[in-house]
């Protein structure tokens, strides 16, 4: 220097092709409360992400398009 593929809550993914039924979802994990001599177990409820940045196209974008960052391969 091409080229493909990733990037979504603390992490670990799911949705992205086929834009609206996702108020952005689910496990693990955090916080409260039951339970129990205490702890874990088990029950209930709760916070947490505008979706790597930016900008476009649309009534509307996590999802389509340009562009930039970072990571992995892969070719030169």
């Nucleotide at each position: 220097g091409c080229a493909g593929c990733c990037g979504u809550a603390g992490c670990u993914u799911a949705g992205c092709c086929u834009g609206g039924c996702u108020u952005a979802a689910a496990g693990c994990g955090c916080c409260u409360c039951c339970c129990u001599g205490u702890c874990a177990c088990g029950g209930a409820g709760g916070a947490g992400a505008u979706c790597g940045c930016c900008g476009g196209u649309u009534c509307a974008a996590a999802u389509c398009c340009g562009g930039u960052c970072g990571g992995c391969u892969g070719c030169g």
Predicted 3D model of a 76-nucleotide RNA (transfer RNA) from a Candidatus Berkelbacteria bacterium. It matches the Rfam family "tRNA". Model confidence (mean pLDDT): 81 of 100. NCBI's taxonomy places the organism under Bacteria, Bacteria candidate phyla, Candidatus Berkelbacteria.